[in-house]
Context: one part of a larger RNA
RNA sequence: GCCUGCGAGUUAGCGGUGUGUGGCGAGGUUAACCCGAGUGGGGUAGCCGUAGCGAAAGCGAGUCUGAAUAGGGCGAUUCAGUCGCACACUCUAGACCCGAAGCGGAGUGAUCUACCCAUGGCCAGGGUGAAGCGACGGUAAGACGUCGUGGAGGCCCGAACCCACCAAAGUUGAAAAUUUGGGGGAUGAGCUGUGGGUAGGGGUGAAAGGCCAAUCAAACUCCGUGAUAGCUGGUUCUCCCCGAAAUGCAUUUAGGUGCAGCGUCAUGUGUUUCUUGCCGGAGGUAGAGCUACUGGAUGGGCUAGGGGGCCUACAAGCUUACUGAACUCAGCCAAACUCCGAAUGCCGGCAAGUGAGAACAUGGCAGUGAGACUGCGGGGGAUAAGCUUCGUAGUCGAGAGGGAAACAGCCCAGACCACCAACUAAGGCCCCUAAGCGUGUGCUAAGUGGGAAAGGAUGUGGAGUCGCACAGACAACCAGGAGGUUGGCUUAGAAGCAGCCACCCUUGAAAGAGUGCGUAAUAGCUCACUGGUCAAGUGAUUCCGCGCCGACAAUUUAGCGGGGCUCAAGCACACCGCCGAAGUUGUGGCAUUCACACACCUGCUAGGCCUUCGUGGUCCAAGCGUGUGGAUGGGUAGGGGAGCGUCGUGUGGCGAGCGAAGCGGCCGGGUAACCGAGCCGUGGAUGCCACACGAGUGAGAAUGCAGGC
Numbered sequence: 001g002c003c004u005g006c007g008a009g010u011u012a013g014c015g016g017u018g019u020g021u022g023g024c025g026a027g028g029u030u031a032a033c034c035c036g037a038g039u040g041g042g043g044u045a046g047c048c049g050u051a052g053c054g055a056a057a058g059c060g061a062g063u064c065u066g067a068a069u070a071g072g073g074c075g076a077u078u079c080a081g082u083c084g085c086a087c088a089c090u091c092u093a094g095a096c097c098c099g100a101a102g103c104g105g106a107g108u109g110a111u112c113u114a115c116c117c118a119u120g121g122c123c124a125g126g127g128u129g130a131a132g133c134g135a136c137g138g139u140a141a142g143a144c145g146u147c148g149u150g151g152a153g154g155c156c157c158g159a160a161c162c163c164a165c166c167a168a169a170g171u172u173g174a175a176a177a178u179u180u181g182g183g184g185g186a187u188g189a190g191c192u193g194u195g196g197g198u199a200g201g202g203g204u205g206a207a208a209g210g211c212c213a214a215u216c217a218a219a220c221u222c223c224g225u226g227a228u229a230g231c232u233g234g235u236u237c238u239c240c241c242c243g244a245a246a247u248g249c250a251u252u253u254a255g256g257u258g259c260a261g262c263g264u265c266a267u268g269u270g271u272u273u274c275u276u277g278c279c280g281g282a283g284g285u286a287g288a289g290c291u292a293c294u295g296g297a298u299g300g301g302c303u304a305g306g307g308g309g310c311c312u313a314c315a316a317g318c319u320u321a322c323u324g325a326a327c328u329c330a331g332c333c334a335a336a337c338u339c340c341g342a343a344u345g346c347c348g349g350c351a352a353g354u355g356a357g358a359a360c361a362u363g364g365c366a367g368u369g370a371g372a373c374u375g376c377g378g379g380g381g382a383u384a385a386g387c388u389u390c391g392u393a394g395u396c397g398a399g400a401g402g403g404a405a406a407c408a409g410c411c412c413a414g415a416c417c418a419c420c421a422a423c424u425a426a427g428g429c430c431c432c433u434a435a436g437c438g439u440g441u442g443c444u445a446a447g448u449g450g451g452a453a454a455g456g457a458u459g460u461g462g463a464g465u466c467g468c469a470c471a472g473a474c475a476a477c478c479a480g481g482a483g484g485u486u487g488g489c490u491u492a493g494a495a496g497c498a499g500c501c502a503c504c505c506u507u508g509a510a511a512g513a514g515u516g517c518g519u520a521a522u523a524g525c526u527c528a529c530u531g532g533u534c535a536a537g538u539g540a541u542u543c544c545g546c547g548c549c550g551a552c553a554a555u556u557u558a559g560c561g562g563g564g565c566u567c568a569a570g571c572a573c574a575c576c577g578c579c580g581a582a583g584u585u586g587u588g589g590c591a592u593u594c595a596c597a598c599a600c601c602u603g604c605u606a607g608g609c610c611u612u613c614g615u616g617g618u619c620c621a622a623g624c625g626u627g628u629g630g631a632u633g634g635g636u637a638g639g640g641g642a643g644c645g646u647c648g649u650g651u652g653g654c655g656a657g658c659g660a661a662g663c664g665g666c667c668g669g670g671u672a673a674c675c676g677a678g679c680c681g682u683g684g685a686u687g688c689c690a691c692a693c694g695a696g697u698g699a700g701a702a703u704g705c706a707g708g709c
Stems, first nucleotide, its partner, number of pairs: 001709006011093003015090010027048003033042003052059002062074004096234002099231001103224006114198009123188001125157003128153001132149006161185003165182005200216001202212003237643006247260005261368002263365007272358001274353008287340001288338002294334003298330004305323002307320004371396010401412003416589004421585003427579003430563003436576001438575006449565001455549002459546010476533005482506003487501003512527001516525002590633009603624003607619004644698001646695010662682005667676003
């Protein structure tokens, strides 16, 4: 890992609430217990109801508060309870199942290990050579020296023994700590045998929170114990109807919970809901505005005051390229400004439409209370974020299908089932790939399309406006471009051309007291301006369409899904077709629900009343039939409904050694869980159907448990 089996909402309580159903009914009912053995008879204590109010005494259809015969609160003003059974939820219990780390009690452990006690044992060999002693030397005597002797030491080297510093190997090991090669101690605070002692908030510890039996920041065993777990995981058959929430308030609250909101079911009301139109309202947003306020803020005018200057004994006065309130002119800004002021939205009335899983009320049962993205309106942030936080709408959540290459939240569209039928939506129609290399008119040359800004540019198409032009423009070429004058000033110089001022006059077709280059200054070249040659358009500017540059990243083209596309297979406009979905239609079928009709008052299943006890008459709740028509049938949490199957019990019935169940196979039926006649094989003794009842009642998941492979 697979297979098989086991594996999770149970049980108790004359508990609580509700629904269904039954008995009795202003009443209902027993509990313990007794007699008993027919689930029978007794038992009235107690409980609930029939009256409430008050804290209570108490009073009573009233009562409490209060001084009150006031007001107000809760009640009466008439009606339903109670006891069983079943189911749903709940309370108390382990309470759907598994899961802690832990806490407490009573015990068991020092055969491991820590320390201690008692009594034993062990340490090859080699080296060094302390004290002391002796001899000799030495001295006055010593001290001292030399040579011997001697054999000290947590001394040295190094086996046994003890340790564990380094490296490698080992790491599902040979081994739950080892092996190999080196290493340290090795007469000592040494090592070790045997016996004994200290025990769990305790021991022991040359101290590491170490060790106390492979377990230690509190051992192990059993018990309290099914501790507790607002946490994680798991929770087993089917079909049908409806179908959420991720919000508000509160919370030692934030991943929990309570109440409300939103779901479902029952009962009741019955159009009250919703939409549109009309009418009537409230409001201060968008916008706008501001000598309409409060504030902000730019420039000008005017100007009080202040500063500076002049003047001055003081006071005053004069003045100012300084500053400047207020006033004024012009142009502005504001979530916490408003003289104004929409569109929507909201409230009410009337009318019409719709009338549907509309609305409202009461009650049973919930789940949700982590939301996500997109559009629009804002706040925070950086007018950042697949950011965060509100409002509003949609989708996802809980939604499949088609499109967006792929792609919860975007676009289209809401899947009951079947069909080798049709029409459409978004989006598409050259090939991959269903359908047009569709038609018409333009644009684009950039593969723009098929990523990007400020900014830049005789790209190109269109629409204007203003000039010049056959009396000859624009461009090109030929020629002129002069004189007063070197204008004046300045300057070393300044002659059109460093700079300052002025910018006239003449000749002429035209020519600036000079556009640029140039010189030390002149000179020189050139321009404006003019004539000629040529010959028909040529400049400036604005707007619009489509393009260009701006444009640099790491495996491989890689910013159309690909191929590929240029009067397009790109872009714009117009038009005609077609394709395209689980949408819509067609045909058939199933289910739910509503309405109507029919057959009946037919029949069946409870029950009430009458009864001549004949299942007779009569009344009635609910359900069941057929047909037609309408509507509906995506679905997580969740609510409601209807069923299938397993084991057993009761009653009735049926089968079986002429072969039960079970198992294997064939064949068939049902909307599903599932079921089955018949046949074959195996098997060898019990099984099935109907109704009712009762559960150890359904497995794929829990790092589930056990076994097998």

Large-subunit ribosomal RNA, domain II from a wastewater metagenome, 709 nucleotides, folded computationally. The RNAcentral record of the full RNA draws on SILVA. Rfam family: Bacterial large subunit ribosomal RNA.